[in-house]
Context: one part of a larger RNA
RNA sequence: GCCUACGAGUUACUGUUGCCAGCAAGGUUAAGAUCUUAAGGAUCGGAGCCGCAGCGAAAGCGAGUCUGAAUAGGGCGCCACAGUUGGUAGUAGUAGACGCGAAACCGUGUGAUCUACCCUUGGGCAGGUUGAAGUUUGGGUAACACCAAAUGGAGGACCGAACCCGUUGACGUUGAAAAGUCUUGGGAUGACCUGAGGGUAGGGGUGAAAGGCCAAUCAAACUCGGAAAUAGCUCGUACUCCCCGAAAUGCAUUUAGGUGCAGCGUUGACAUAUAGUUUUAUAGAGGUAGAGCUACUGAUUGGAUGCGGGGGCUUCACCGCCUACCAAUUCCUGACAAACUCCGAAUGCUAUAAAAUGUUGGUCAGCAGUGAGGGCAUGGGUGCUAAGGUCCAUGUCCGAGAGGGAAAGAACCCAGACCAUCAGCUAAGGUCCCCAAAUGUAUGUUAAGUUGAAAAAACGAGGUUGGACUGCACAGACAGCUAGGAUGUUGGCUUGGAAGCAGCCAUUCAUUUAAAGAGUGCGUAACAGCUCACUAGUCGAGCGGUCCGGCAUGGAUAAUAAUCGGGCAUAAACAUACUACCGAAGCUAUGGACCUAUAUUUAUAUAGGUGGUAGGGGAGCAUUCUGUUUGCGCCGAAGGUGCGUCGCGAGGCGUGCUGGAGCGGACAGAAAAGAAAAUGUAGGC
Numbered sequence: 001g002c003c004u005a006c007g008a009g010u011u012a013c014u015g016u017u018g019c020c021a022g023c024a025a026g027g028u029u030a031a032g033a034u035c036u037u038a039a040g041g042a043u044c045g046g047a048g049c050c051g052c053a054g055c056g057a058a059a060g061c062g063a064g065u066c067u068g069a070a071u072a073g074g075g076c077g078c079c080a081c082a083g084u085u086g087g088u089a090g091u092a093g094u095a096g097a098c099g100c101g102a103a104a105c106c107g108u109g110u111g112a113u114c115u116a117c118c119c120u121u122g123g124g125c126a127g128g129u130u131g132a133a134g135u136u137u138g139g140g141u142a143a144c145a146c147c148a149a150a151u152g153g154a155g156g157a158c159c160g161a162a163c164c165c166g167u168u169g170a171c172g173u174u175g176a177a178a179a180g181u182c183u184u185g186g187g188a189u190g191a192c193c194u195g196a197g198g199g200u201a202g203g204g205g206u207g208a209a210a211g212g213c214c215a216a217u218c219a220a221a222c223u224c225g226g227a228a229a230u231a232g233c234u235c236g237u238a239c240u241c242c243c244c245g246a247a248a249u250g251c252a253u254u255u256a257g258g259u260g261c262a263g264c265g266u267u268g269a270c271a272u273a274u275a276g277u278u279u280u281a282u283a284g285a286g287g288u289a290g291a292g293c294u295a296c297u298g299a300u301u302g303g304a305u306g307c308g309g310g311g312g313c314u315u316c317a318c319c320g321c322c323u324a325c326c327a328a329u330u331c332c333u334g335a336c337a338a339a340c341u342c343c344g345a346a347u348g349c350u351a352u353a354a355a356a357u358g359u360u361g362g363u364c365a366g367c368a369g370u371g372a373g374g375g376c377a378u379g380g381g382u383g384c385u386a387a388g389g390u391c392c393a394u395g396u397c398c399g400a401g402a403g404g405g406a407a408a409g410a411a412c413c414c415a416g417a418c419c420a421u422c423a424g425c426u427a428a429g430g431u432c433c434c435c436a437a438a439u440g441u442a443u444g445u446u447a448a449g450u451u452g453a454a455a456a457a458a459c460g461a462g463g464u465u466g467g468a469c470u471g472c473a474c475a476g477a478c479a480g481c482u483a484g485g486a487u488g489u490u491g492g493c494u495u496g497g498a499a500g501c502a503g504c505c506a507u508u509c510a511u512u513u514a515a516a517g518a519g520u521g522c523g524u525a526a527c528a529g530c531u532c533a534c535u536a537g538u539c540g541a542g543c544g545g546u547c548c549g550g551c552a553u554g555g556a557u558a559a560u561a562a563u564c565g566g567g568c569a570u571a572a573a574c575a576u577a578c579u580a581c582c583g584a585a586g587c588u589a590u591g592g593a594c595c596u597a598u599a600u601u602u603a604u605a606u607a608g609g610u611g612g613u614a615g616g617g618g619a620g621c622a623u624u625c626u627g628u629u630u631g632c633g634c635c636g637a638a639g640g641u642g643c644g645u646c647g648c649g650a651g652g653c654g655u656g657c658u659g660g661a662g663c664g665g666a667c668a669g670a671a672a673a674g675a676a677a678a679u680g681u682a683g684g685c
Base pairs, nucleotide, nucleotide: 001685002684003683004682005681006680011095012094013093014092015091016090017089018088019087020086021085022084023083026050027049028048032044033043034042035041036040054061055060064076065075066074067073098236099235101233105226106225107224109222110221116200117199118198119197120196121195122194123193124192125190127159128158129157130155134151135150136149137148138147139146163187164186165185169182170181171180202218204214205213206212239620240619241618242617243616244615249262250261251260252259253258263370264369265367266366267365268364269363270362275360276357277356278355279354280353281352282351283350284349290343291341292340297337298336302332303331304330308326309325310323311322312321313320373398374397375396376395377394378393379392380391381390382389403414404413405412418592419591420590421589423588424587425586429582430581431580432567433566434565438579440578441577442576443575444574445573451569452568459554460553463551464550465549466548467547468546469545470544471543472542480538481537482536483535484534486511487510488509491505492504493503517532521530522529593610594609595608596607597606598605599604600603621674623671624670625669626668627667628666629665630664631663632662639658640657641656642655643654644653645652646651
């Protein structure tokens, strides 16, 4: 892992609601007794309980009563009146209460054969090294001291086996081993190691102290019991079909992943109207969006005016004068606000009327689930006008929704799946191939593979295309070519120099001219030189400028290999217009099933419907046993294994083979009544 078996809302009592039944202003017996039976029942038994009357704390009174001084007022009642006893179903409470699951707590005992420490009594430590005290001898001293050599054999001394330990590394890691092996290492006469016997016991022991150890178990051992402890937590909870179908919100909570009440679902009953919903019309309240501010509060740009102040001048002082300073009020101008408003929508809300719809609405009762929501769009708060962020509001979808499109995809676009069909039409989106349908039509654009379904700015740019305005032009424009481009003059100043061209000045003048600046640029030390403006000739038809669009272009940098989904495409890209086609579980067609309402001819017609999690309601199938009844079976029961057939389905029936003795149908009843999941339990493989 698979297979088989087992495996979870039960039972008792009490309450409550529905349904069924008996009796009914009443209903009913309990214990017990008597009779009787195969089990079981029958008859007594009225104690008690519920109801028929309430009010008051009570005495008590009573259709009233309590409060009160009250005959007042007020509270609760009366005046409508149905209950009760059983059965059954839903649900609640008390019990283990749907099943399994703690860590823990308490009580009685069992453990020191492991290990910690202690007591008693025994045992063990190859070999080698060092050489303390003391002693002896010699030297030495006045005597000691002291020195030397021998001797001696001390030590939690040294090296190192046994023995004890476990430092390092490797291996081992379903091991040879629930802690080892190899290597390396520490101690090895000591606070040493060790045998045997004994002692200390669970909030206790023992501990050279690590919360260590106390039998592979220790921040409180193990065993049995209280005990099915408790678990607002996790997991699991078993056949079918049909109808409806949520919530993730508000308030409160030692509350936040729980619960109570309300909201939203479902089932039943009641009333059927000024119910509900939508649309239109009319009448309203309001202060949002917007807008505005000389209409307030506050904030605020520039200008005019310049109260007042600062500074300067003047003066003995007062007065006075000045100002590129600050600046009130007022005026002009520009502009801001969630906590500003002289104003002010659209929606939404309320009421009334009409129309449409036709119970969708309301009340009561039974039963719930939900009370972690999420994305998107819009209006906002918060945040960085960050987040697949967070918090509200309105809507929608996912949640609980399948199908088509977006390459792929919870919620984006289209569209709500009862079943069948090798029928048709469409939506979004598409029509070169993958891939169903146009290599469609018309007119343009793009040359960047831009683009072809994720994206980008400031700024740059004779890319290209369209439009508007404007200048020049056959009296010849623009570009090119040929020629000229001069003179006063080297203008004046400055300067070493300054001659068109370092710089400054300027009525930058004037002359000759077709035209030619006191000079556009290069150049020289300064000149020179080249060139331009300007002019003529040649040529012969368009040439410039500004602004606004379209499509392209640079700007353009991210971490594993790229790409429009791919191939590829110059259209199969982009823009505009049009036609055809494809395309879904949408719609239609044909057949079939079921539900609800209405109608009647009661099995038909018409109309509407049949996605669905939590959850509510309804109808059934199967299993085991019991009662009544009726059957089958050695001419082959149950069971097993094939085939056929019926039912929407759970399932039923028939039959072949196997098997070898019991087993069904109908109607009722009762449940140890349905397994794929619980790291489920046991067995097998």
Predicted 3D model of a 685-nucleotide part of an RNA (large-subunit ribosomal RNA, domain II) from Aequorivita soesokkakensis.
Its mean pLDDT, the model's own confidence on a scale to 100, is 85.
Rfam family: Bacterial large subunit ribosomal RNA.
Lineage of the source: Bacteria > Bacteroidota > Flavobacteriia > Flavobacteriales > Aequorivita.